[in-house]
A computed fold for a 73-nucleotide RNA from an Actinomycetota bacterium, annotated as transfer RNA.
The sequence was found in a public genome assembly.
RNA sequence: GGGCCGCUAGCUCAAUUGGCAGAGCACCGGUCUCUUAAACCGGGGGUUCGGGGAUCGAAACCCUGGCGGCCCA
Numbered sequence: 001g002g003g004c005c006g007c008u009a010g011c012u013c014a015a016u017u018g019g020c021a022g023a024g025c026a027c028c029g030g031u032c033u034c035u036u037a038a039a040c041c042g043g044g045g046g047u048u049c050g051g052g053g054a055u056c057g058a059a060a061c062c063c064u065g066g067c068g069g070c071c072c073a
Base pairs, nucleotide, nucleotide: 001072002071003070004069005068006067007066010025011024012023013022019056027043028042029041030040031039049065050064051063052062053061
């Protein structure tokens, strides 16, 4: 330098290929317990990497930039 893949909650990842953004863990509160932990119940938390575009409508499509990984040179 070229090609491919990825970027979504604090972390790890979904979202059935355009139609209400979710789960587990973590965190907070509660039940239980002598206390902690475990278990159970509930809750908060999002500029879906940035910018632009097409569309009635985008996490998903197009353009561009950034970051990370793999391969080739």
Its mean pLDDT, the model's own confidence on a scale to 100, is 81.
The organism belongs to Actinomycetota, within Bacteria.
Rfam family: tRNA. Rfam classes the family as a transfer RNA.